[in-house]
RNA sequence: GAAUUAUAAUUAGCGCCAGAUCCUUAAAUGGAUGACGAGGUUUAAUGUUAUCGAAUAUUCGGCGGAUGCAUUAACGGGUAGCACUCGAUAGAUAUAUUACAAAAAAUAAAAUCAAGAUUAUUCUAAAAAAUAUAUCUGCUAGAAGG
Numbered sequence: 001g002a003a004u005u006a007u008a009a010u011u012a013g014c015g016c017c018a019g020a021u022c023c024u025u026a027a028a029u030g031g032a033u034g035a036c037g038a039g040g041u042u043u044a045a046u047g048u049u050a051u052c053g054a055a056u057a058u059u060c061g062g063c064g065g066a067u068g069c070a071u072u073a074a075c076g077g078g079u080a081g082c083a084c085u086c087g088a089u090a091g092a093u094a095u096a097u098u099a100c101a102a103a104a105a106a107u108a109a110a111a112u113c114a115a116g117a118u119u120a121u122u123c124u125a126a127a128a129a130a131u132a133u134a135u136c137u138g139c140u141a142g143a144a145g146g
Base pairs, nucleotide, nucleotide: 014064015063016062017061019060020033021032022031023030036053037052038051042074043073044072045071046070047069048068075087076086077085078084080140081139082138083137091136092135093134094133095132096131097130105122106121107120108119109118
């Protein structure tokens, strides 16, 4: 330095289950389902049903959490500074262009009474995002702001 094996850790569209649905059983007896990925955190407090699309749509309903949003304060970028705006990829709006997913579905495998779940292969396609272009604010030294 490389390979193999084992263990631990990771964590947040994340976890859980009393309703519901499904399977099973003499019996709520014992099980199963209960969000598919993309994207996402300056710090603190408070509030809040927390972004985007995919789907054969129970992805119903409920609980908890949470990187969303709003307000306040602090720090930081943009400015000479303030308002303002954003968050170490650190302005807004509009238009155009362009990229990317998993589940679902099909087939197969071993286990299971079954529901259902796992693995492998095949197949489809997204939006937010990103990029480019254009447009765009006020104040001023006896300052703005505090």